[in-house]
RNA sequence: CCAGCAGGCCGGGUGAUCGCUUCUUCCGUUUCGGCGGGGGGAGAGGAAGGUCCGAGCUCCAAACGGGCAGCGCGCUGGGUAACUCCCAGGCGGGGUAACCCGACGGAAAGUGGCACAGAAACAUACCGCCCUUCCCCGGAAGGGCAAGGGUGAAAUGGUGGGGUAAGAGCCCACCGGCUUCGGUGUGAGCCGGAGGCCGGCUAAACCCCGCGCGGAGCAAGGCCAAAUAGGAGGGUGCUAAGGGUGCCCGGCCCAAACCCUCGGGUUGGCCGCUAGAGGUCCUGCGCAAGCAGGAUCCCAGAUUGAUGAUCGCCGUCCUUCCCCGGAAGGAUACAGAACUCGGCCUACAGGCCUGCUGGACUG
Numbered sequence: 001c002c003a004g005c006a007g008g009c010c011g012g013g014u015g016a017u018c019g020c021u022u023c024u025u026c027c028g029u030u031u032c033g034g035c036g037g038g039g040g041g042a043g044a045g046g047a048a049g050g051u052c053c054g055a056g057c058u059c060c061a062a063a064c065g066g067g068c069a070g071c072g073c074g075c076u077g078g079g080u081a082a083c084u085c086c087c088a089g090g091c092g093g094g095g096u097a098a099c100c101c102g103a104c105g106g107a108a109a110g111u112g113g114c115a116c117a118g119a120a121a122c123a124u125a126c127c128g129c130c131c132u133u134c135c136c137c138g139g140a141a142g143g144g145c146a147a148g149g150g151u152g153a154a155a156u157g158g159u160g161g162g163g164u165a166a167g168a169g170c171c172c173a174c175c176g177g178c179u180u181c182g183g184u185g186u187g188a189g190c191c192g193g194a195g196g197c198c199g200g201c202u203a204a205a206c207c208c209c210g211c212g213c214g215g216a217g218c219a220a221g222g223c224c225a226a227a228u229a230g231g232a233g234g235g236u237g238c239u240a241a242g243g244g245u246g247c248c249c250g251g252c253c254c255a256a257a258c259c260c261u262c263g264g265g266u267u268g269g270c271c272g273c274u275a276g277a278g279g280u281c282c283u284g285c286g287c288a289a290g291c292a293g294g295a296u297c298c299c300a301g302a303u304u305g306a307u308g309a310u311c312g313c314c315g316u317c318c319u320u321c322c323c324c325g326g327a328a329g330g331a332u333a334c335a336g337a338a339c340u341c342g343g344c345c346u347a348c349a350g351g352c353c354u355g356c357u358g359g360a361c362u363g
Stems, first nucleotide, its partner, number of pairs: 001359010012314007020043010045334001049345002052343005057217004064250005070213005075089005090104001091102004105208002110206002112202003126149002128145008157175006176198002178195007221271004231262005242254003278297008315332008
């Protein structure tokens, strides 16, 4: 200098003139509903998007017992309020590497599937190789083979050697799988010895195994005000039918109620609603994710839904021109809270920082 890998940050700044929302304080006014003015503070995100997970919170209810369905997860250890998340490791795969990816329990419980091609895909001989006999110039019969070729995603573990009539784990070396023994590690696993024991793949197919899960959701749920039709019809029942947030049984609670159909009124206001598993900094522990302690700060609470408009200067990027460096023009990403938080996924013009890998050159 070039190419790449991993992580982090910013993503416009500033001045002026007007304007918006909210909190707090003071003053004035009020028909007590509120209104006006002054001072001070604050006012969209790294994803606010997706609504894919997990929770806080609220209600049903008492989640109590037994069972079922459904769903989720699936290597080991750790973290967390929890998680399908994060960290570290193991194994497998990709890459020269830094690094990245993995829907990673079980095929010996069972049921399925492997189309087509091919001789054959729970097994086999199409081409072929070898031996013997016969016939004579190329065939026939018998026997042996699965090493070579073909087909295919996959063909009697692979490569090489020996051996053989030709071959084959038939034998040997190395590797793979399997069995077994020992060492090592918290563990997943790893390392080593012995043994010729040697047909597969697929569970992101059904399934089996292990672990876990009550349901619904801020449009949850409360309070106030107001209005209407103290509506109409039907069913079952009042010694227990019916109802009670996945289903069944039992238990428990409500119970003259409950269920179905038609119709009417209210779509107003307040709370929930922002001080938190909170932010920032420091110290210690830990490989890390994180944990503990100390200090410090309060950073939107709207509800037809606020944070904007205009002008000027500057920043960054792109193009063109002139060539110490300037000028002109254009552009300035993705995108807006609505109860809150921890993640994951997706989008993002441009700029900056840190660490690491490979290559070239120079010293």
The prediction has a mean pLDDT of 77.
Bacterial RNase P class A from a Dehalococcoidia bacterium, 363 nucleotides, folded computationally.
It was read from a public genome assembly, where an Rfam model found it.
Its Rfam family is "Bacterial RNase P class A". Rfam classes the family as a ribozyme.
Taxonomically the source falls in Dehalococcoidia (Bacteria, Bacillati, Chloroflexota).